[in-house]
RNA sequence: GAUAGAGGUUGCAUGUUCCAAGAGUACGGCGAGGGAUGCGUCAGGAGCAGUGGAAAUCGCCGGAAAGGGGAAGAUGCCGAAAGGAUGAGCCGCCUGAAAACUUGUCCUUGGGCAUGACGCGAACAGCGGCAUGACUGUCAUCACAGGAUGGAGCGCUAUC
Numbered sequence: 001g002a003u004a005g006a007g008g009u010u011g012c013a014u015g016u017u018c019c020a021a022g023a024g025u026a027c028g029g030c031g032a033g034g035g036a037u038g039c040g041u042c043a044g045g046a047g048c049a050g051u052g053g054a055a056a057u058c059g060c061c062g063g064a065a066a067g068g069g070g071a072a073g074a075u076g077c078c079g080a081a082a083g084g085a086u087g088a089g090c091c092g093c094c095u096g097a098a099a100a101c102u103u104g105u106c107c108u109u110g111g112g113c114a115u116g117a118c119g120c121g122a123a124c125a126g127c128g129g130c131a132u133g134a135c136u137g138u139c140a141u142c143a144c145a146g147g148a149u150g151g152a153g154c155g156c157u158a159u160c
Stems, first nucleotide, its partner, number of pairs: 001160005008078001011077004016072004027062006037049003041097005081109009110136002113133004118128003138151005
C1' cells in the first nucleotide's frame, strides 16, 4: 500500500407495504355575526378577492395531507452515519431576511442506553447537540486469580 473482517439480535442509513396519531385540525359549503380588510413566517412591492359585503368569533354539514413514530420485509453498508461552521443551489408572484431541502469544503463524535435542562415537534412519541452516569467493543500500560487506568475510528484484527 492492497484485500477481507469485527463492535450490535436496539450497529447505521435509505426505500416499499400496513398501522396508530396528526384530527374532527387545516380546508370547503351554508347560516349567524360584524362593518373593512384578507391573501404560507417577517418586511417592502405588485397582483387578486372584498359594501353584490372582508377579518375575528359561533353553529351545522362535509373533511384531508406532510414531516415525525411503530411493525414487517428489502437494499446499501461499518465515518456506517450524525452534528456544527461556511460557500453554492433550490423554494415560493418579485426582492430581502429566516426556516426547510440538496450539495462542496473544514472541524467534532468508537457504539448503543439512561437521566437532566435547552431546541425541533400536534405530542406525554421521537429526534438533536451538550453535561453526567454505568455498560460495551478495541488498543496501550500496569497487575496477573478476579481486574485497574488511559487513548481514539486518519483507529483495531487477519492475510498478501
RNAcentral holds the sequence, with entries from MGnify. This is a predicted structure of a 160-nucleotide RNA (Lysine riboswitch aptamer) from uncultured Mediterraneibacter sp. The coordinates come from a structure-prediction model, not an experiment, and the mean pLDDT is 80. Of the family's consensus pairs, 100% are formed in the model. Its Rfam family is "Lysine riboswitch aptamer". Rfam's curators write: Riboswitches are metabolite binding domains within certain messenger RNAs that serve as precision sensors for their corresponding targets. The source organism's lineage runs through Bacteria, Bacillati, Lachnospirales, Lachnospiraceae and Mediterraneibacter.